[in-house]
Molecule: c-di-GMP-I riboswitch aptamer
Organism: uncultured Acidobacteriota bacterium
RNA sequence: AACCGACAAAGGCAACCGACGCCGCAAAAAGCGCCGGACGCAAAGUUUCGAAUCUCUGUAUUGAGAUGGUCGAACUACCGAA
Repeated sequence: AACCGACAAAGGCAACCGACGCCGCAAAAAGCGCCGGACGCAAAGUUUCGAAUCUCUGUAUUGAGAUGGUCGAACUACCGAA
């Protein structure tokens, strides 16, 4: 250095729930922000690549969006026990 991942250390992320606010609405829902709690995560960091799933549309052969906390791959990264 790489591999690896500990009842280690310092930090990080945040499924979901609740309050408040925004937007919307007949009333809602969804979405967004913020705060609190917190399931969990060694890449739960990133990606214009490949796939899968979901939503809308639809000419059902398409398109758009979402999920990186679905997987593969690539890139980057804290610590140093076995």